[in-house]
RNA sequence: GCCGUUAUAGCUCAACUGGAAGAGCAGCAGACUCUUAAUCUGAAGGUUCAGGGUUCGAUCCCCUGUAGCGGCA
Numbered sequence: 001g002c003c004g005u006u007a008u009a010g011c012u013c014a015a016c017u018g019g020a021a022g023a024g025c026a027g028c029a030g031a032c033u034c035u036u037a038a039u040c041u042g043a044a045g046g047u048u049c050a051g052g053g054u055u056c057g058a059u060c061c062c063c064u065g066u067a068g069c070g071g072c073a
Base pairs, nucleotide, nucleotide: 001072002071003070004069005068006067007066010025011024012023013022019056028042029041030040031039049065050064051063052062053061
């Protein structure tokens, strides 16, 4: 330099052909317990890497860039 792939909650990952984002863990609150841990319940938490484009509508499609990983030179 070229090709492929990945980027979504604090962390690890979903979201099947475009219909408006969810789970586990962590953290917070409550129940239980003499207390802690464990267990159970609940709520909260998102500029979906950045910037454009297509579309009535984009995490998803197209273009450019950035970063990580892999391959070929």
A computed fold for a 73-nucleotide RNA from Oribacterium sp. KHPX15, annotated as transfer RNA. Its Rfam family is "tRNA". Rfam classes the family as a transfer RNA.